[in-house]
Molecule: TPP riboswitch aptamer (THI element)
Organism: Desulfobacteraceae bacterium UBA2156
RNA sequence: AUUGUUAUUGAGGGGUGGCUUUAGCAGCCUGAGAUUAUACCCUUCGAACCUGACCUGGGUAAUGCCAGCGUAGGGAAACGAUAGAAUUAUCCAUC
Numbered sequence: 001a002u003u004g005u006u007a008u009u010g011a012g013g014g015g016u017g018g019c020u021u022u023a024g025c026a027g028c029c030u031g032a033g034a035u036u037a038u039a040c041c042c043u044u045c046g047a048a049c050c051u052g053a054c055c056u057g058g059g060u061a062a063u064g065c066c067a068g069c070g071u072a073g074g075g076a077a078a079c080g081a082u083a084g085a086a087u088u089a090u091c092c093a094u095c
Stems, first nucleotide, its partner, number of pairs: 001087003005084006011043004017029004049074003055068004
């Protein structure tokens, strides 16, 4: 100096469903997150998330629960700082 790299942090972006109950509280299912919690996740190598979608197949008590769709179209500063990691270049020292 560089990097499609790790951690922390700043700023920014995102979702919050199904069942039970008259409703609420509460409970159960999947998940990182389903109490709008600075908690969780994601920030262009972007599947975090949105559209397609009241979609298609499978499965479940039920549900984006699983898979497809998806080499689709969008999507946040195409990010900052600090400390590591890797690579390269130069200088110095030693042999």